The part of an RNA shown here (large-subunit ribosomal RNA, domain I) has 557 nucleotides and comes from Polycladospora coralii.
Context: one part of a larger RNA
RNA sequence: AGCACACGGAGGAUGCCUUGGCGCCAGGAGCCGACGAAGGACGGGACGAACACCGAUAUGCCUCGGGGAGCUGUAAGUGAGCUGUGAUCCGAGGGUUUCCGAAUGGGGCAACCCACCAGCAUGAAGCGCUGGUACACCUACCUGAAUCCAUAGGGUAGGUUGAGGCAGACCAGGGGAACUGAAACAUCUUAGUACCCUGAGGAAGAGAAAGAAAACUCGAUUCCCUGAGUAGCGGCGAGCGAAACGGGAUUAGCCCAAACCAGUAGGCUUUGCCUACUGGGGUUGUAGGGCAUCUCACAUGGAGUUACAAAGGAAACGGAUAGAUGAAGUGGUACUGGAAAGUCCCGCCACAGCAGGUAACAGCCCUGUAAUCGAAAUUCGUUUCUCUCCGAGAUGUACCCUGAGUACGGCGGGGCACGUGAAACCCCGUCGGAAUCCGGGAGGACCACCUCCCAAGGCUAAAUACUCCCUGGCGACCGAUAGUGAACCAGUACCGUGAGGGAAAGGUGAAAAGCACCCCGGAAGGGGAGUGAAAUAGAACCUGAAACCGUGUGCUU
Numbered sequence: 001a002g003c004a005c006a007c008g009g010a011g012g013a014u015g016c017c018u019u020g021g022c023g024c025c026a027g028g029a030g031c032c033g034a035c036g037a038a039g040g041a042c043g044g045g046a047c048g049a050a051c052a053c054c055g056a057u058a059u060g061c062c063u064c065g066g067g068g069a070g071c072u073g074u075a076a077g078u079g080a081g082c083u084g085u086g087a088u089c090c091g092a093g094g095g096u097u098u099c100c101g102a103a104u105g106g107g108g109c110a111a112c113c114c115a116c117c118a119g120c121a122u123g124a125a126g127c128g129c130u131g132g133u134a135c136a137c138c139u140a141c142c143u144g145a146a147u148c149c150a151u152a153g154g155g156u157a158g159g160u161u162g163a164g165g166c167a168g169a170c171c172a173g174g175g176g177a178a179c180u181g182a183a184a185c186a187u188c189u190u191a192g193u194a195c196c197c198u199g200a201g202g203a204a205g206a207g208a209a210a211g212a213a214a215a216c217u218c219g220a221u222u223c224c225c226u227g228a229g230u231a232g233c234g235g236c237g238a239g240c241g242a243a244a245c246g247g248g249a250u251u252a253g254c255c256c257a258a259a260c261c262a263g264u265a266g267g268c269u270u271u272g273c274c275u276a277c278u279g280g281g282g283u284u285g286u287a288g289g290g291c292a293u294c295u296c297a298c299a300u301g302g303a304g305u306u307a308c309a310a311a312g313g314a315a316a317c318g319g320a321u322a323g324a325u326g327a328a329g330u331g332g333u334a335c336u337g338g339a340a341a342g343u344c345c346c347g348c349c350a351c352a353g354c355a356g357g358u359a360a361c362a363g364c365c366c367u368g369u370a371a372u373c374g375a376a377a378u379u380c381g382u383u384u385c386u387c388u389c390c391g392a393g394a395u396g397u398a399c400c401c402u403g404a405g406u407a408c409g410g411c412g413g414g415g416c417a418c419g420u421g422a423a424a425c426c427c428c429g430u431c432g433g434a435a436u437c438c439g440g441g442a443g444g445a446c447c448a449c450c451u452c453c454c455a456a457g458g459c460u461a462a463a464u465a466c467u468c469c470c471u472g473g474c475g476a477c478c479g480a481u482a483g484u485g486a487a488c489c490a491g492u493a494c495c496g497u498g499a500g501g502g503a504a505a506g507g508u509g510a511a512a513a514g515c516a517c518c519c520c521g522g523a524a525g526g527g528g529a530g531u532g533a534a535a536u537a538g539a540a541c542c543u544g545a546a547a548c549c550g551u552g553u554g555c556u557u
Stems, first nucleotide, its partner, number of pairs: 001556009015542001016507002020478002022475007029467002031165002039100003042055003046078002050074002052059001061094006070082003105114003115133006135162002137159007170201001171199005181188001185235001211218002222249004232240002253459003256403001260280009285437001287402004291396006301390004312386010323373003329346001330362001331345002334343002347364002349353001355367003408432008418444001439454005494501002514541001517528004
């Protein structure tokens, strides 16, 4: 030095575990904010820093409920206290809530600086304390130019008006790529995607036919299945790609403008006309309404807080936000063991043998589970009552009304599955520009016939999309290099001027019983002793693989 065996060091794989994650289901909730949010800064404890909680009333204050013996968080310790006059704790409603932040008196390098007005305080002031003082919009009022009236402008008061945040989701609108594919690339595709902006709601959007169609038709919208990778579109390349019918989910319909009538105010060319507003009337396509004539009706009826008019109130029932009761072995002086819930032998309950804990595996030990109960307060839903609201039809005539810079056309674009095409339909820009019920639009150029419908005003629940969040449950999901980046004081430490990037790190033991005391040592550490089932479980702590480093013995050289 090599090989072998044994025993160690170092290291932290593996096994087992789970407080944390991941995915889904059901129900709920789906907004907060000038009554100052979200998010922070700084403070508050007898005792240092941190987390959590709270706000100068600061580890908490008040009231009402629950609960019933301990309590003063994590978190030990010491100290000092509270509590059957019911604490701690749980729930509901209040109060307080520094400073910054939309931040709003002015300023500002966020958590700071400096004011004015009124009041308090003071003998009076200063200092101090309390309240107010931003902007925009709306309403009312006071003023008030050029310019007589007026208007613009200015000012005051009032407003539970707005602003800002967010859930990295869902929705609507305004803008809007490129890589890529086409095996290059330009039309095309990626894609109206990503991204930016605006706005809203618990959903949004759409929506009661100027529809779909071609049947003896249907009858708002939305969503799903199907139709169908069909009809089509397409450098007819790559690719793009419907709709109706049919079957389901869910169902709900309404209000204005106008004609006409009445009133008020204003203007003017004042026997009147026009304009504005208010009330009545009226809302459709088999045309309807006004107008005229006529019939019936005034409640034993109908409807209603989600559109269709709009405020509630009361009661009952059910639910949410704390909880309560809750069966049956602590059987064997059995066995093993440190420990019984294990084994053996006997019982019992069960509308409860889900689950977790307890010194190993417990229906009967504990918490629970099934089942049955329960709310002073706040709140949600359903029903009833109260309350509130409500005329309908026929005939006649063809006088009036029925949404105008609109429909539509030319030119240029966009959207429609549809790339200009035979290109209808819808929208935008620009230039033109109708008809008025004997009217108008559509049925994929266009014309005729036929059929369907009535634009140029508006509202509308449900079925649909999503999940920051709350509650309960589930998993042929993970088990610490996995599962969230984060099981642990993690968006932390750390890096970066910044935008931003972004970790590592779990396990003593059943119980700290966490090694009194002695010895060596300056200490670290170790040896005894003791605890414990175990200390090669001693906190660098379960198990403790390998690389790597040693010690001893044997063999070989």

Rfam family: Bacterial large subunit ribosomal RNA. Gene Ontology terms of the family: ribosome and structural constituent of ribosome. NCBI's taxonomy places the organism under Bacteria, Bacilli, Caryophanales, Thermoactinomycetaceae, Polycladospora.